[in-house]
RNA sequence: GGCGGCAUAGCCAAGCGGCUAAGGCAACGGAUUGCAAAUCCGUCAUUCGUGGGUUCAAAUCCCACUGCCGCCUCCA
Numbered sequence: 001g002g003c004g005g006c007a008u009a010g011c012c013a014a015g016c017g018g019c020u021a022a023g024g025c026a027a028c029g030g031a032u033u034g035c036a037a038a039u040c041c042g043u044c045a046u047u048c049g050u051g052g053g054u055u056c057a058a059a060u061c062c063c064a065c066u067g068c069c070g071c072c073u074c075c076a
């Protein structure tokens, strides 16, 4: 330098044009318990890396950029 993949909550992670963005862990509040642990109930994303575009409608499609990862090529 070329090609490709990935980016969703504090962490992991589903979702692949249209219902209020699943679930687990953690955290917080409560129940239970002699106190805890465990268990159970509740809360926790007006938001999907950033900026544009397409569309009646975008986490989802397109473009650019940023970051990470992989493969190829060149130089040493």
Stems, first nucleotide, its partner, number of pairs: 001072007010025003018056001027043005049065005
Transfer RNA from a Planctomycetota bacterium, 76 nucleotides, folded computationally. The prediction has a mean pLDDT of 81. It matches the Rfam family "tRNA". The family's RNA type in Rfam is transfer RNA.